[in-house]
Molecule: transfer RNA
Organism: Cystobacterineae bacterium
């Protein structure tokens, strides 16, 4: 130097171009004599950066930056 994967919530990953979501964690409150376990409920996101197509992009197209594999 060339190929391919992967970036999305504190982490562990979903996500046919049409409201961004699940577990777990955190926060409240029932419950307990306290914890914990269970119940209910609720807070949290520049979807890796920039550009492009689109009426519309978390999803297509180009470039780029990290991280892995693999060739040479």
């Nucleotide at each position: 130097g060339g190929g391919c994967g992967c970036a999305u919530a504190g982490c562990u990953c979903a996500g046919c171009g049409g409201u961004a979501g699940a577990g777990c964690a955190c926060u409240g409150c029932c419950u307990u004599c306290a914890c914990a376990c269970g119940g209910c409920a609720g807070g949290g996101g520049u979807c890796c950066c920039a550009g492009g197509u689109u009426c519309a992009a978390g999803c297509c197209c180009u470039g780029g930056u990290g991280c892995g594999c693999c060739c040479a």